This is a predicted structure of a 133-nucleotide RNA (c-di-AMP riboswitch aptamer (ydaO/yuaA leader)) from Acetofilamentum sp. Its Rfam family is "c-di-AMP riboswitch aptamer (ydaO/yuaA leader)". Rfam's curators write: This family represents a conserved RNA structure found upstream of the ydaO and yuaA genes in Bacillus subtilis and related genes in other bacteria. The coordinates come from a structure-prediction model, not an experiment, and the mean pLDDT is 77.
[in-house]
RNA sequence: GCCGUCGCAUCGCUGAAUCCCGCCGGAGCGGGAGCGGGGGACCCAACAAUCGGGGCGAAGCGCCACUCGGCGCGGGGCAAUCUCUUCGGCCCAAGCCCGUCAGCUAACCUCGCAGGCGUCGAAGGGGGCGUUU
Repeated sequence: GCCGUCGCAUCGCUGAAUCCCGCCGGAGCGGGAGCGGGGGACCCAACAAUCGGGGCGAAGCGCCACUCGGCGCGGGGCAAUCUCUUCGGCCCAAGCCCGUCAGCUAACCUCGCAGGCGUCGAAGGGGGCGUUU
């Protein structure tokens, strides 16, 4: 001093939801790795019990209206070298499961690897690159 603009799609983002191998005409199936959940002792915590309760997930809580909804608080996302913080703005708030049971939890047991998308700005810290001494 620079990290600017446009483009990217055989590239990326969100998310745990990816990679490898084998079988199969295909849909798919099986195995392994990795990632993400749930159940489950001692100790500890808690002290019942129906307005049942619990789990995944950002997708909840409170008040009003209770038909749609409104407000507040809290939560998630807004990427192109990486990362963190702050401010403004925009968007999202679904769905599913267990079945009267579930705090934590070593060993152990068990489940999932879907879906949806195409990039809003500003400032600062870290960091990176280049040049000179």